Predicted 3D model of a 68-nucleotide RNA (transfer RNA) from a marine eukaryotic metagenome. The RNAcentral record of the sequence draws on MGnify. Its Rfam family is "tRNA". The family's RNA type in Rfam is transfer RNA. The coordinates come from a structure-prediction model, not an experiment, and the mean pLDDT is 82.
[in-house]
RNA sequence: CAGGUGUAGUUUAACGGUAGAACAUCAGCCUUCCAAGCUGAUAGCGGGGGUUCGAUUCCCCUCACCUG
Numbered sequence: 001c002a003g004g005u006g007u008a009g010u011u012u013a014a015c016g017g018u019a020g021a022a023c024a025u026c027a028g029c030c031u032u033c034c035a036a037g038c039u040g041a042u043a044g045c046g047g048g049g050g051u052u053c054g055a056u057u058c059c060c061c062u063c064a065c066c067u068g
């Protein structure tokens, strides 16, 4: 300098129109107890700006990481 990636504690989805899932954690149910199972809850778009009625999504800058 060029390209790519960045979403929950972790792994990841998401045509510009209410951010989903799995695992984990917590609570309850079940069980003599534990594990497993069932139900529910908590929790997220790297940061700043722009465009738009509306941005995780499009544009610019920037940060971190990866590749050349």
Stems, first nucleotide, its partner, number of pairs: 001068006009023004017053001025041005046062005